[in-house]
Context: one part of a larger RNA
């Protein structure tokens, strides 16, 4: 956060499985890069020589520990406020210092098999910013202070001499973005203390790695974090140990406060991902849409074997008083990735459904006494409904209909100028002014206009507490009730009808808390 009963016109801000952390059909939530690499279908051009483009797949970067869901567990290995030393850190800023010279591989691919799939095997052939050597070391690390050790990788733009090549092009110079060491930050994560943090003593004793010490080993980093020996320590009525409940705060709701009850939405921080367990890789995990083992449990299956994991968004079945669509769009913030354009993003932002909450706004306004008909009531004379209606004059919010028409959009891009950087007026990067093109919502907001009172009032009460009363019916029955009580024949307390009373697109009743 409701639920249920009666009704139910419209906008705006919100919320929406509190039960079974029950099991899940089905699409989608994690991609991206060709400016790291080799290279194939395909397609267009062709002078048939070849040239261009260029999905899928494959090696290789970065990402995938965010970001989203849930509250099982956890009484402290958590949270919250205050400190604190013995750390680490991809990306980002930033200071120095480099970026030389080689080599052997696997994928893809290609050839031979296995298998019902899932997959998978054997032998070839190749590229890189993949992978290993060597060289150098301003900071770096060990050091017995003499020494000793350790690194890298290209890849795109633009160019006036020189210089190679037949040509493309290539050296050379720049520029950008990269890689290699280390140094300081910044954010971000790791540990340690202290103080508070629910009930129960019909839980009083608990602890052997237990408590220190020395030494070893391990960690990024202190430590019994682990071992070997040694000492018997340690913790408790200021509540140890067990036992039950429970994620914690910031905030919520109520109260004049002090409290007390509570932790749905949003925002910190923790903990989990079918159920246990354990490592890989990596700056970061012991990792929701990774990996292995048990296990239960669905599903395939050719019986030999395999495949899954919604407490991501929707949606199903089940559980329950109860909780939504198997929806649009990356236009806007933000995220990964890449120079860039752009791709992905069920983060997001919209849009749908429910009167579920708040909070606006309409169901019409004046006039109108023959107090009209009709109902109820009645002492039969009347009263009341009731200016209520009708009549007559107006208005047109909302709704529906037509036109019109903002913001959310600026950047990216192309020109141009100036400025860095350069040998350079080029290329590149900033900055500024010019253009242009980009909107899911969206038949948006919002304005204007015709037309017409036209389309739009219920509930729950009227015995006292409590605002509001008659009649009939019924007779301790049917039946109300929150409490006190009502009803057994003139019931203001049941039914009902007329009439009043409270709210009002809501009234009521249940349930929790103050």
């Nucleotide at each position: 956060g409701a639920a249920c009963g009666c009704u139910g016109g419209c906008g705006g801000c919100g919320u929406g499985c509190u039960u079974a952390a029950c099991a899940c059909a089905u699409g989608c939530a994690a991609g991206u890069c060709g400016a790291g690499c080799g290279g194939u279908a395909g397609u267009c051009c062709u002078u048939c020589g070849g040239g261009a483009u260029g999905a899928g797949a494959g090696c290789g970067g970065c990402g995938a520990a965010c970001g989203g869901g849930u509250g099982a567990g956890u009484a402290a290995u958590g949270c919250a406020u205050c400190g604190g030393a013995a750390u680490g850190u991809g990306u980002c800023c930033u200071g120095u210092a480099g970026u030389g010279g080689g080599g052997a591989a696997c994928a893809a691919c290609c050839u031979a098999g296995c298998g019902a799939a899932a997959g998978u095997u054997a032998g070839g052939c190749u590229a890189a910013u993949a992978c290993c050597g060597c060289a150098u070391a301003c900071g770096c690390c060990c050091u017995g202070a003499g020494g000793g050790g350790g690194a890298a990788a290209g890849c795109g733009g633009g160019g006036g001499a020189c210089c190679u090549g037949u040509g493309a092009g290539g050296g050379c110079c720049u520029c950008g973005c990269g890689c290699u060491a280390u140094u300081g930050g910044a954010g971000c994560a790791g540990c340690c203390g202290a103080u508070g943090u629910c009930a129960g003593a019909u839980u009083a004793g608990c602890u052997a790695g237990u408590u220190g010490g020395u030494g070893g080993g391990g960690u990024a980093a202190a430590g019994g974090c682990u071992c070997a020996c040694c000492a018997a320590g340690g913790c408790g009525a200021c509540g140890a140990u067990c036992u039950g409940u429970a994620g914690c705060g910031g905030g919520u709701c109520u109260g004049a406060g002090a409290g007390g009850a509570u932790g749905a939405u949003c925002c910190g921080c923790c903990a989990c991902a079918c159920u246990g367990g354990g490592a890989c890789u990596g700056a970061g995990a012991c990792a929701c849409g990774g990996c292995c083992c048990a296990g239960a449990c669905u599903c395939c299956u050719a019986c030999g074997g395999g495949a899954g994991g919604c407490a991501g968004c929707a949606g199903u079945g089940g559980g329950g008083a109860a909780u939504u669509u198997u929806g649009g769009a990356c236009a806007a913030u933000g995220g990964g990735c890449g120079c860039a354009a752009g791709c992905c993003u069920g983060a997001u932002c919209c849009a749908g459904c429910c009167a579920u909450u708040c909070c606006g706004c309409g169901u019409g306004a004046g006039u109108g006494a023959a107090g009209a008909a009709g109902g109820c009531c009645u002492u039969c004379g009347g009263g009341u409904u009731g200016u209520a209606a009708a009549g007559c004059u107006c208005u047109u919010u909302c709704g529906g209909c037509a036109g019109g028409g903002a913001a959310g959009a600026a950047a990216u891009c192309g020109c141009a100028c100036a400025g860095g950087a350069u040998a350079a007026u080029a290329c590149c990067c900033c900055g500024u002014g010019c253009g242009g093109a980009u909107g899911a919502c969206g038949g948006u907001a919002c304005c204007u206009g015709a037309a017409g009172a036209a389309g739009a009032a219920g509930c729950a009460c009227c015995g006292g507490c409590u605002a509001a009363c008659u009649a009939c019916g019924u007779g301790c029955c049917a039946g109300c009730a929150g409490c006190c009580g009502c009803g057994g024949u003139a019931a203001u307390a049941c039914g009902u009808a007329g009439g009043g009373u409270g709210c009002a697109a809501g009234c009521g009743u249940u349930a929790u808390c103050c």
Molecule: small-subunit ribosomal RNA, 5' domain
Organism: uncultured bacterium